[in-house]
Molecule: Bacterial RNase P class A
Organism: Gammaproteobacteria bacterium
């Protein structure tokens, strides 16, 4: 320069005027007026997918049942997250992907195509040593032919066909023998561990694949959610107590007492309408130290950064630029996923040129 990779960052700016919503502080002629100063959307506020705080149920503890994770180690308030490391597979690299435990516990599957899909198999194809059968020849041979047989090289079919390269070996092949590499089991080093070792011995090799199939092991999980909940508290109805009343009316009963209901007055106590509160100070930002490869943790200093309830942040005007993409809180916090025009920065990497 030109290609690319990874991690931070910003998301028009300024300034006058009108307005909207919250909290101080001051005023009145008290009405939720009106002055004044300050605060007022993200990096994703979004999807509501995890996990947690927090409220209220409900619980002695164990099991099933269900669900939900799933290499290993370590952070964290917890996570399906986030560090770092192992293993695998892309990339020349810098780096990126990855539900990545068990399949010699059991069941189940493996479409289509193929001969053959599980303790496989011959559809072309190779060979026919032995055994048949023709022909030759006096025999011993030898030569056809693929009958019987035998093989898994080589084609072929598939996602997947019962280890790979080589030499030896045969009729012709074959782990059928040997070497290497692979693969299994046993050790053995290293490493907290997953795992790794061109470090030993054993086996010719016996163990195709799926578990985002049933299922098995390991952990983990109680329910519902701010319309959770908690406080005050009319009007109307009704609900309890106490007292009052011509001792009244209705019911029950043959009658009497008694018993239930009605009537007024008072007090309690529950909902409803309405109002507070939960409602933002927090596992907080940010700065520096210190431990630690990091994630992150501790420690000092520092800052205060919406809080609404039909729901506020918005219109205008002026100047500049490279003309503004996604998109707006509603209980709060950690992540993850999903969408952004444009752009700044800092590390590395591959190329090509120059010194």
């Nucleotide at each position: 320069c030109g290609a690319g990779c990874c991690g931070g960052c910003c998301g028009g700016a300024c300034a006058g005027c009108c307005g909207c919503u919250c909290g101080g502080c001051c005023c009145c002629g008290c009405g939720c007026g009106g002055g004044u100063c300050g605060g007022g959307a993200g990096g994703a506020a979004a999807g509501u997918c995890c996990g947690g705080g927090c409220u209220c149920c409900g619980c002695a503890g164990g099991g099933c049942a269900g669900g939900g994770u799933g290499c290993c180690a370590g952070g964290u308030a917890a996570c399906g997250c986030c560090u770092g490391g192992g293993c695998g597979g892309c990339g020349c690299g810098a780096g990126c992907c990855g539900a990545c435990g068990g399949a010699a516990a059991g069941u189940g599957c493996c479409a289509c195509a193929g001969a053959g899909a599980g303790c496989a198999g011959a559809c072309c194809g190779c060979c026919g040593a032995u055994g048949g059968c023709c022909g030759u020849u006096u025999u011993c041979g030898c030569g056809g032919c693929a009958c019987a047989g035998g093989c898994a090289a080589g084609g072929g079919u598939g996602a997947a066909a019962g280890g790979g390269u080589g030499c030896g070996g045969u009729a012709a092949g074959a782990g059928c023998g040997c070497a290497c590499c692979g693969c299994g089991c046993g050790g053995g080093u290293g490493g907290c561990a997953a795992c790794a070792c061109a470090c030993c011995g054993c086996g010719g090799c016996a163990c195709g694949g799926c578990a985002a199939a049933c299922c098995c092991c390991a952990c983990c999980c109680g329910g519902a959610g701010c319309a959770a909940g908690a406080c005050c508290a009319a009007a109307u109805a009704g609900g309890g107590g106490c007292g009052c009343g011509a001792u009244g009316g209705u019911g029950u009963g043959g009658c009497c007492c008694g018993c239930a209901c009605c009537g007024c007055g008072c007090c309690c106590g529950g909902g409803u309408a309405g109002g507070u509160c939960g409602c933002u100070a927090g596992a907080g930002g940010c700065g520096c130290a210190u431990g630690g490869c990091g994630a992150c943790a501790u420690g000092c200093g520092u800052c205060c950064c919406a809080g609404a309830g039909g729901a506020a942040u918005g219109g205008c005007u002026g100047u500049c630029c490279c003309c503004g993409a996604c998109a707006g809180a509603a209980c709060c916090c950690g992540g993850c996923u999903u969408a952004c025009a444009g752009g700044c920065c800092g590390g590395c990497u591959c190329g090509c040129c120059g010194g």